[in-house]
RNA sequence: AAAGGUGACGCGCCAAAUCCUUCCCCAAGGAAGGACCGGGGGACCCGAGAGUCCGGGGUGAAUCUCGCCGGGAGCGGCGAGUAGGGUUAACCCUUUCGACCCGAACCCGUCAACUAACCUCGGCGGCGUUGGAGAGGGCCAUC
Repeated sequence: AAAGGUGACGCGCCAAAUCCUUCCCCAAGGAAGGACCGGGGGACCCGAGAGUCCGGGGUGAAUCUCGCCGGGAGCGGCGAGUAGGGUUAACCCUUUCGACCCGAACCCGUCAACUAACCUCGGCGGCGUUGGAGAGGGCCAUC
C1' cells in the first nucleotide's frame, strides 16, 4: 500500500412488521390507546367433492425430483436440479436483457373448505452501502 475486518451518520433492501399520543421512566426499556398494514377463526348459498392414522391444518416464495451417505425403516445429512421468490436505488411505477442470490424455518394439537355479521392475533427480525445496460408511463423543473 492492497486485500480483508470493525464502527458512526445518511441512504437503501427483504418482510405485515410503520406512524402518532399518553403513562412509568434521566435514558434505555416497559405498559396502554389510536391510525394504518398483515394473519387466523367464523353462516346462508354455491360448487360439490372430500376427509376421518397413510391423521389433519396454518404462516411463508420456500414445493417437488434424482443421486450418495448413516440406518432395516421412519428420519437425518450432503450434492445436483426444480415449482416458486428477491435484488440489481439516486423522484416514482411497470417491464426487457445480462448478472447475483433465496428456494428456510416455525406454529396449532385430533380440529377448522369458502364465508356476511361477528370474534381474535401480530406489526418481530435480518441485511446492504458508490451500486450493469435499455424501453414505456407518471411526477417535477425549465423554455
This is a predicted structure of a 143-nucleotide RNA (c-di-AMP riboswitch aptamer (ydaO/yuaA leader)) from a Dehalococcoidia bacterium. It was read from a public genome assembly, where an Rfam model found it.